[in-house]
Large-subunit ribosomal RNA, domain II from Candidatus Saccharibacteria bacterium 49-20, 683 nucleotides, folded computationally. It matches the Rfam family "Bacterial large subunit ribosomal RNA". Gene Ontology terms of the family: ribosome and structural constituent of ribosome. Its mean pLDDT, the model's own confidence on a scale to 100, is 85. The organism belongs to Candidatus Saccharimonadota, within Bacteria.

Context: one part of a larger RNA
C1' cells in the first nucleotide's frame, strides 16, 4: 500500500409536538393480587373540568391598593385523556474514537543517588618534606654541609575508573557503540557482598540530576466510558424545497442564547411585489460664500499697534493687524440655496401565494472577488472597514489560451434536429482570405509615464501673394560717426546711457550673429533684379516614433503567421457559436378540471452544500401464508441474458457447490462502509 472481516444517533425515565386508534366532561390505572401462554382484579395516584395570590385565602373572579379608582392575570364562545408509532428536548457515558492531567490503594533502590556494615584492588619508574646521625659552626643557640630517612588530595605511567576533542556509526555491532587521542590513577580513589532511605516522598560536591531503556513529580490497579466549547470519522437509493457567514448580549470573539434567513404542517384575507398618479418630511450630490472658518491680488485711506522726527502740540511711514470697496476662490464636523434616487402614506391597475399568523424541526453567526458611493492607508495592496448591487459560496455549460468571484447563460432524460447569446469567421479551430470608405509602416497592433521631435492624416484661425509672395541666384547694404560715457583699447557687436537722432536713398539698425588686442573681414535685417505660383505662423484632433535594462529558452498576439491586413476607426450583410430558446419523444412534481378512481387533459415547474420534508430498496430474526422450492441438487459463488428511474430484482441459462432456502402480509432490529495516522487477520 492493497484485500477480507469488524467498526459510530442506542436504551430507559420524564416532557413537548404531530399522526393513528379507544373512550369522552371525562380519561387512565401503578405497585401488587388471583389466574394462566398475553386474562381478570386493583382508583392509591396522575391529567383535565376555574382562576388568582408569596401565602392565609377568596372564587367567575382574584391580586395590588385607603379605594367602589387605575392596573396585572383570568371568565364569556369551553376538550380532554390513555395507548402505539414518529420528530425534538431533559437526565443519564447518550453518535463513535482520542488527551495532557486529578484522586485513592499498592509495587519498586538487582539500574541509579546518598549513607551504613564487612571485604577486595591499585605493574613499574621518579622526586626526596619532617625527623635522626656525623662533620662544621656559635659564648650558647641559630645557621651550613654530607649522609640516613620515606612524607605527599606529589610527578610519569599500565590495570582500574572516566570521557575533553575528532572521525565512523545513525533501520547501528550497540534503544548511547567503535577507532584515534585524552583526564585521574595512595585517594574527596575504585570496587564485591549484605543492608537503609519511596512518590504530597527519597537522594542529590545542585544538572530539575537520579529513583529499573520512564521523572517539573516513578510504575501499577482502581475512581473511569474523568472531562474535551477541540480535531478526525459517521455505512443504501430516489423525489420536492433550500439557507447563512448578519444584529443584540455574552470572562465573549474558531463557543453559545434570542432575532434574521430555510423547511414542514395548519389557517386566513386581492396579501406581498410591480406600474402609473399623487401627498409627505429631508439637507446628500451639486451649487454658493449670508454665518463658522480657510485663502489670492488690487484699491481706498477709516481705526489700532510698531518704528521714527519733535520739548510738546503735531507729523512721517517701502512695517503689522482689523474694518470697507473691487476682482477671484476652498470646506466631513460651513449653508440665505438644493436635486435625482431612496423611504413612508393614499388611490387606480396588475398580481394566485412570492405576503401574513400560529405551531414542529433546523442549519448558519470564519465569507470571497467584482462594479458603484464613502472612511482608514500613500485617491498603495489579491489591504482593511461600512453601504447598495451581482456572481461564487451551494452552479455545471459557452467565451476570456489556461483562470471559484469577469462576460453570456441557470444542466429532469434522449435526439448524427432547428435558431440564437457572449464571443468569433486565414491555418491550428466551427464560421467571410465578405463588401464599402478611411487611417497606421511602428509587427504599432501584441506591456508603461513625465517629457521630446519638420513622422503622417483631418479640422479651424490668421498673414503674405500676378500691383509677383516664399525659397534660391545676382547686386546693394551707405553718410554725420570711431554716437556719448567708460576704458590700456571699446570703432554697430565687454559694459552703461538715450528724443537709438538725422542725412543720401530703391534700401540700409547708432545694428542679428561670427570675428579682431582694438580695427579689419564675413553675415543678417532691409532693398532692387531674375524666376514663377502658392508660401508662412498658430491652435485643436486621429494614428504612429523615442523615452523602454534581468536573471533555465523565443517568452509582453495561445502558436503559425499577418502590412490597400489576418492591425485600427466607421458602415453593412451573411454565417459559426452554449447543457440558453424551439422541435419531437419520455420521466416526474405541484395546481386546476374531468371522469372510467387510476387514468386523461391543460398550465407552471424539475442546478444545488448545510438543512427540512416525502417515497422506497436491501440485510438478520420472529408470527402467519403459499398443502411453496430442494440430492431429478438448497444457500453460497463465477459468467451471460433480461427487467426497473435508483437502491436493486429474475420461479432465466450455463459452470461450480453439496444441504438447506424462499414468496406474500405484518412485526422487531447488534440493519447497509471507502475514508476515523480506525481495529484484527492476510498478501
Nucleotide at each position: 500500500u492493497c484485500c477480507a472481516g469488524c467498526g459510530a444517533g442506542u436504551u430507559a425515565a420524564u416532557u413537548u409536538c404531530g399522526u393513528g386508534c379507544g373512550c369522552a366532561a371525562g380519561g387512565u390505572u401503578a405497585a401488587g393480587u388471583c389466574a394462566a401462554g398475553u386474562g381478570a382484579c386493583g382508583g392509591a395516584g396522575c391529567c383535565a373540568c376555574a382562576g388568582u395570590g408569596a401565602a392565609a385565602g377568596c372564587g367567575a373572579g382574584c391580586c395590588u391598593g385607603a379605594a367602589u379608582a387605575g392596573g396585572g392575570c383570568g371568565a364569556u364562545u369551553a376538550a380532554g385523556u390513555g395507548c402505539a408509532c414518529g420528530g425534538g428536548a431533559u437526565u443519564a457515558g447518550a453518535c463513535c474514537c482520542g488527551a495532557a492531567a486529578c484522586c485513592g490503594g499498592g509495587u519498586g533502590a538487582c539500574c541509579u543517588a546518598a549513607c551504613c556494615a564487612u571485604g577486595a584492588g591499585c605493574a613499574g619508574g621518579u622526586u626526596g618534606a619532617a625527623g635522626c646521625u656525623u662533620c662544621u659552626g656559635u659564648a650558647a643557640c641559630a645557621g651550613g654541609a654530607a649522609g640516613u630517612g620515606a612524607a605527599g588530595g606529589a610527578c610519569c605511567g599500565a590495570a582500574c575508573c572516566g570521557u575533553a576533542g575528532u572521525c565512523c556509526g545513525c533501520a547501528g555491532c550497540a534503544a548511547a557503540g567503535g577507532g584515534c587521542c585524552c583526564g585521574g590513577a595512595u585517594g574527596a580513589c575504585u570496587u564485591g557482598u549484605g543492608g537503609u532511605u519511596a512518590g504530597a516522598g527519597g537522594u542529590g560536591a545542585a544538572a530539575u540530576g537520579c529513583c529499573a531503556a520512564u521523572c517539573g513529580a516513578a510504575c501499577u490497579c482502581g475512581g473511569a466510558g474523568a472531562u474535551a466549547g477541540c480535531u478526525g470519522g459517521u455505512u443504501c437509493u430516489c423525489c420536492u424545497c433550500g439557507a447563512a457567514a448578519u444584529a443584540g448580549c455574552u470572562u465573549u470573539a474558531g463557543g453559545g442564547c434570542u432575532a434574521g434567513c430555510g423547511u414542514c404542517a395548519u389557517g386566513u384575507a386581492g396579501u406581498a411585489g410591480c406600474a402609473u398618479a399623487u401627498g409627505g418630511g429631508g439637507g446628500u450630490a451639486g451649487a454658493g460664500c449670508u454665518c463658522u472658518g480657510a485663502a489670492a491680488a488690487g484699491g481706498a485711506c477709516u481705526g489700532g499697534g510698531g518704528c521714527u522726527g519733535g520739548c510738546a502740540a503735531c507729523g512721517g511711514u517701502a512695517c503689522c493687524c482689523a474694518c470697507c470697496c473691487u476682482u477671484a476662490u476652498c470646506a466631513a464636523a460651513c449653508u440665505a440655496c438644493g436635486a435625482a434616487u431612496a423611504c413612508c402614506g393614499u388611490a387606480u391597475g396588475u398580481g394566485u401565494a412570492a405576503u401574513c399568523a400560529u405551531g414542529g424541526c433546523a442549519g448558519u453567526u470564519a465569507g470571497a472577488a467584482c462594479g458603484u458611493c464613502g472612511g482608514g492607508g500613500c485617491u498603495a495592496a489579491g489591504c482593511u472597514c461600512g453601504a447598495c448591487g451581482c456572481u461564487c459560496g451551494a452552479a455545471a455549460g459557452g467565451g476570456a489560451a489556461a483562470c471559484a468571484g469577469c462576460c453570456c447563460a441557470g444542466a429532469c432524460c434522449a435526439u448524427c434536429g432547428u435558431c440564437u447569446a457572449a464571443g468569433g469567421u486565414c491555418c491550428c479551430u466551427a464560421a467571410a482570405u465578405u463588401a464599402u470608405c478611411a487611417c497606421u509602416c511602428a509587427g504599432u497592433g501584441g506591456g508603461a509615464a513625465a517629457c521630446a521631435a519638420g513622422g503622417u492624416g483631418a479640422g479651424a484661425u490668421u498673414u503674405c501673394u500676378u500691383a509677383a509672395a516664399c525659397a534660391g541666384c545676382u547686386a546693394g547694404g551707405a553718410u554725420g560717426u570711431u554716437g556719448g560715457c567708460u576704458u590700456a583699447g571699446a570703432a554697430g557687436c565687454a559694459g552703461c546711457c538715450a528724443u537709438u537722432c538725422a542725412u543720401u536713398u530703391a534700401a540700409a539698425g547708432a545694428g542679428u550673429g561670427c570675428g579682431u588686442a582694438a580695427c579689419a573681414g564675413c553675415u543678417c535685417a532691409c532693398u532692387a533684379g531674375u524666376c514663377a505660383a502658392g508660401a508662412g505662423a498658430u491652435c485643436u484632433u486621429g494614428c504612429g516614433u523615442g523615452g523602454a535594462a534581468a536573471a533555465u529558452g523565443u517568452a509582453a498576439c495561445g502558436g503559425g503567421g499577418c502590412u490597400a491586413a489576418a492591425g485600427u476607426g466607421a458602415u453593412a450583410u451573411a454565417c459559426c457559436g452554449a447543457a440558453g430558446a424551439c422541435a419531437u419523444g419520455g420521466a416526474u412534481u405541484u395546481g386546476c378540471a374531468a371522469u372510467u378512481u387510476a387514468u386523461u387533459g391543460c398550465a407552471a415547474g424539475u442546478g444545488g452544500u448545510a438543512g427540512a420534508g416525502g417515497a422506497g430498496c436491501g440485510u438478520u430474526c420472529c408470527u402467519a401464508u403459499c398443502a411453496g422450492c430442494a440430492g431429478u441438487g438448497a444457500a453460497g459463488u463465477c459468467a451471460g441474458a433480461c427487467c426497473g428511474u435508483a437502491a436493486g430484482g429474475u420461479a432465466c441459462u450455463g459452470g461450480u457447490g453439496g444441504a438447506g432456502c424462499g414468496u406474500u402480509a405484518g412485526g422487531a432490529a447488534g440493519u447497509g462502509a471507502g475514508a476515523a495516522u480506525g481495529c484484527u487477520g492476510g498478501a